[in-house]
Context: one part of a larger RNA
């Protein structure tokens, strides 16, 4: 609770496709039922008001007047539906150009780490504040040749660029897909937004099989320290790579939902176009707007349409129960009580 609102105070679903549903471009004509507005008319009285008579007062009688509501039917204007034509400004195709770390498969390339073999060489080597644990004469470390294997891609690099969105970087290939421009042509409102629904969705975790070089939760040891289940050092196991299934979480953030139109300037970049313009990305900043911080043509202005969610702090991103999951555990979501 017909209100007011979501950058930061409570509130934009993680992202997108998308049913229903909502809403929705200009012109004409027809067409019945609706819907609002004014007009007109039509339909009881009593009660209630209001005035004046009558009653002995109150109560009541009676007469007279205004007004209010509802319905119903008639006309007018409007809006919006239905069906028809038509029409391009919305939107979508085709031509045609550069760009890009876009996605998925495949192969390949150098430079370090590590480790194995082999040579030179000889007492330390490694690590800290400082030191020990560790390593080494069974010859380490260092140097040099070779070979193994896994993982990741130094400059270029950008405040750059591409994707829905999570994310994406050596190099070449192939297949696949989006977006910008540009000047015709075509279709001819084919749109917008989307409850449920589907798909996708970092890290970590789980399931099955590979892989394991380096780092590395657990877990061992050293050192610290009152203690030190931690920061430091030495080791190290899942794990982190890969195949395919699952998990569906995030400070998944711009902490800002998508869509259309309008509304000062400047100065930078990124792809086109070439009479200065289009489409991102980004500093400042007018108007406005904001509780202020700030936003500010890529809006937190000014409009409209959807569609999410929010209503004091904690209890509580819990409980039950429901669904989904191998499991962890997600999603939905209370209340008592207390300030």
């Nucleotide at each position: 609770u017909u209100g007011g609102g979501c950058g930061u105070a409570a509130a934009g679903c993680a992202u997108a496709c998308g049913u229903a549903g909502g809403u929705a471009g200009a012109a004409a004509a027809u067409u019945a039922a609706u819907u609002u507005u004014u007009a007109a008319u039509u339909u009881a009285a009593a009660u209630a008001u209001u005035a004046a008579a009558u009653u002995u007062u109150a109560u009541g009688u009676u007469u007279a007047a205004a007004a209010a509501a509802a319905u119903g039917u008639u006309a007018a204007a409007a809006a919006a539906g239905a069906u028809u034509u038509u029409c391009u400004a919305g939107a979508g195709u085709u031509u045609a150009a550069g760009a890009g770390a876009u996605g998925a498969u495949u192969a390949u390339a150098g430079a370090a780490u590590u480790u194995u073999a082999g040579g030179u060489g000889u007492a330390g080597c490694g690590g800290u504040a400082a030191a020990a644990u560790g390593u080494u004469u069974u010859g380490a470390u260092a140097u040099c040749u070779a070979a193994a294997g896994g993982a990741a891609u130094c400059u270029c690099a950008a405040u750059a660029g591409c994707g829905a969105a999570a994310g994406c970087a050596g190099u070449a290939a192939u297949c696949a897909a989006a977006a910008u421009u540009a000047a015709a042509a075509c279709u001819g409102a084919c749109a917008c937004u989307g409850a449920g629904g589907u798909a996708u969705u970092a890290a970590a975790g789980c399931g099955u099989g590979g892989g394991u070089a380096g780092c590395a939760a657990a877990g061992g040891g050293g050192a610290u320290u009152a203690g030190a289940u931690a920061c430091c050092c030495c080791c190290g196991u899942a794990g982190u790579c890969c195949a395919c299934g699952c998990c569906c979480u995030g400070a998944a953030c711009g902490a800002u939902g998508g869509a259309u139109g309008c509304u000062u300037a400047u100065u930078u970049u990124u792809g086109g176009a070439u009479a200065u313009u289009c489409a991102g990305a980004a500093a400042u900043g007018u108007a406005a707007u904001u509780a202020a911080c700030g936003u500010g043509u890529u809006u937190a202005g000014c409009a409209u349409c959807c569609c999410g969610c929010c209503u004091g702090g904690g209890a509580a991103c819990u409980a039950c129960g429901a669904u989904c999951g191998c499991a962890a555990g997600a999603u939905u979501a209370a209340a008592a009580c207390u300030c």

Small-subunit ribosomal RNA, central domain from Bonnemaisonia californica, 339 nucleotides, folded computationally. The RNAcentral record of the full RNA draws on SILVA. Model confidence (mean pLDDT): 83 of 100.